This is a predicted structure of a 110-nucleotide RNA (SAM riboswitch aptamer (S box leader)) from Pontibacter sp. SGAir0037. The organism belongs to Pontibacter, within Bacteria. It matches the Rfam family "SAM riboswitch aptamer (S box leader)". Gene Ontology term of the family: regulation of gene expression.

RNA sequence: GAUUUAUACAGAAGAGUGGAGAGACAGGCUCUGUGAAACUCUAGCAACCUAACUACCGAGGUAAAGGUGCUAAUUCCUGAUUCCGGCAAAGUGCCGGAUGAAUAUAAAUU
Numbered sequence: 001g002a003u004u005u006a007u008a009c010a011g012a013a014g015a016g017u018g019g020a021g022a023g024a025c026a027g028g029c030u031c032u033g034u035g036a037a038a039c040u041c042u043a044g045c046a047a048c049c050u051a052a053c054u055a056c057c058g059a060g061g062u063a064a065a066g067g068u069g070c071u072a073a074u075u076c077c078u079g080a081u082u083c084c085g086g087c088a089a090a091g092u093g094c095c096g097g098a099u100g101a102a103u104a105u106a107a108a109u110u
Base pairs, nucleotide, nucleotide: 001110002109003108004107005106006105007104008103013042014041015040016039017038021031022030023029025079026078027077028076043071044070045069048067049066052062053061054060075102080099081098083097084096085095086094087093
């Protein structure tokens, strides 16, 4: 890097270095010299893998030592559809839903 499966309306920030960008992509919108990215330290959240404990036919529950992840905004919003409902009425529009795509993270395989 690729594939598969699961999850994505909850939760959790301070300091130091740094010095202008950041929020994947496009559009929108937002954050940012009252200090962006990145790196480091400390703290925290969560519970995917999981030590340990517990229950059991099984599913499960507790827990947090270890491996990841995460700590502005729902994945910040939208993106596709010969699908569903409503409104409008000739611009194939608007609103809501469903499904999907994309992305992110984990675990497994390659």